[in-house]
RNA sequence: UCAGACGGCUGGGCGGCCGCGGCCGCUUCGGCGGUCGAGGAAAGUCCGGGCUCCACGACGACAUGGCGGCGGGUAACGCCCGCCGGGGGCGACCCCAGGGAAAGCGCCACAGAAAGCAAACCGCCUCUCUCCGGAGAGGUAAGGGUGAAAGGGUGCGGUAAGAGCGCACCGCGUUGGCGGCGACGUCGACGGCACGGCAAGCCCCGCCAGGAGCAAGACCGAAUAGGGAUUCCGCGCCGGCGCAAGCCGGUAGGGCCGUCGUUGGCCUGAGGCGUCCGGGUUGGUCGCGAGAACCGUCCCGCAAGGGCCGGUCCAGAGGAAUGGUCGCCGCAUCCGGCUCCAGGGUUCGCCCUGGGCCCGGGUGGCACAGAACCCGGCUUAUAGGCCGUCUGAUCCG
Numbered sequence: 001u002c003a004g005a006c007g008g009c010u011g012g013g014c015g016g017c018c019g020c021g022g023c024c025g026c027u028u029c030g031g032c033g034g035u036c037g038a039g040g041a042a043a044g045u046c047c048g049g050g051c052u053c054c055a056c057g058a059c060g061a062c063a064u065g066g067c068g069g070c071g072g073g074u075a076a077c078g079c080c081c082g083c084c085g086g087g088g089g090c091g092a093c094c095c096c097a098g099g100g101a102a103a104g105c106g107c108c109a110c111a112g113a114a115a116g117c118a119a120a121c122c123g124c125c126u127c128u129c130u131c132c133g134g135a136g137a138g139g140u141a142a143g144g145g146u147g148a149a150a151g152g153g154u155g156c157g158g159u160a161a162g163a164g165c166g167c168a169c170c171g172c173g174u175u176g177g178c179g180g181c182g183a184c185g186u187c188g189a190c191g192g193c194a195c196g197g198c199a200a201g202c203c204c205c206g207c208c209a210g211g212a213g214c215a216a217g218a219c220c221g222a223a224u225a226g227g228g229a230u231u232c233c234g235c236g237c238c239g240g241c242g243c244a245a246g247c248c249g250g251u252a253g254g255g256c257c258g259u260c261g262u263u264g265g266c267c268u269g270a271g272g273c274g275u276c277c278g279g280g281u282u283g284g285u286c287g288c289g290a291g292a293a294c295c296g297u298c299c300c301g302c303a304a305g306g307g308c309c310g311g312u313c314c315a316g317a318g319g320a321a322u323g324g325u326c327g328c329c330g331c332a333u334c335c336g337g338c339u340c341c342a343g344g345g346u347u348c349g350c351c352c353u354g355g356g357c358c359c360g361g362g363u364g365g366c367a368c369a370g371a372a373c374c375c376g377g378c379u380u381a382u383a384g385g386c387c388g389u390c391u392g393a394u395c396c397g
Stems, first nucleotide, its partner, number of pairs: 001393010012329007020037007039368001043379002046377005051213004064209005069083005084098001085096004099204002104202002106198003121144002123140007152170006171193001172191008217286004227277004232272002236251006253268005291313001293312004298307003330366001331364007339356007
């Protein structure tokens, strides 16, 4: 210098004027002053908690859902840190739903001869026959071909050709020693190879889990309507029951069937005003932000994180405030000018193309995005800029 890996930060700045929301103070009730006012994701609502109500005697089992190497962190987690194993990269580093396939069931498409008690399509070897082209029988999983996958791999021996048939190493299984808290690693002995893959198919093992969510929920409670209790007033007439309060039936009266008359039907035939009590609706208050909070020193820890001390107060809300404009600067982009560099052309005057610095002017408002009970995570979106650590290559000393 170029190419890359990982981690962190920022994400327009300053000022003037006008405006919006919360709180505090003053007020002549009109306002005035002070102070605070979005994010790293406020998003998706995917996990885990706090908080609230409902359910629940305790324990266990079953069902359903989720999680899954080991150790640690944490209020908890499916998150984070460290480590182990596997895979990728020259490397920094990255990726892994990473328990069990000798408990059982199921599946393995297409291709291929054969896909699960393995299997002879081509080839190879032996034998027999032959019209000399080949055909048939048998052996063979070493070679070819198919496939995601073909019943261990490489090499030597061996053989008619082959084959764990024999041997060495690797893999695998069983087992013992050593190291590690552990996942696991390592060394040795034995076994000739049995046990293909899929559990993000059912399943088995271990662990975790009551349900609903701030429209949770708690409190205060108006008019009107309705419920209950009660004071006072009213409650025609006839009959029946009853000591009474009262109840039942009929009727006068009243109302309706558009109006009037006749006739008829239906309803009503006792309630009214006031006071008190209790429940709910509109509404109001709380829940609601001083907390798993943030900043700094020190200590413990490889780290995630934990602890001591000191300091700070940092939006709140309700269909919802956090904005607008002007000036300067920064950024991006376009145009013009001035020169400088590289390449090309030249009639040596310059011209064309590309790039850089500076000056002037215009445009863009500036990435993703917008709190609504709160917190810890994850995931997703994000123009541009800055910082740190590390890797590889090249050059110079």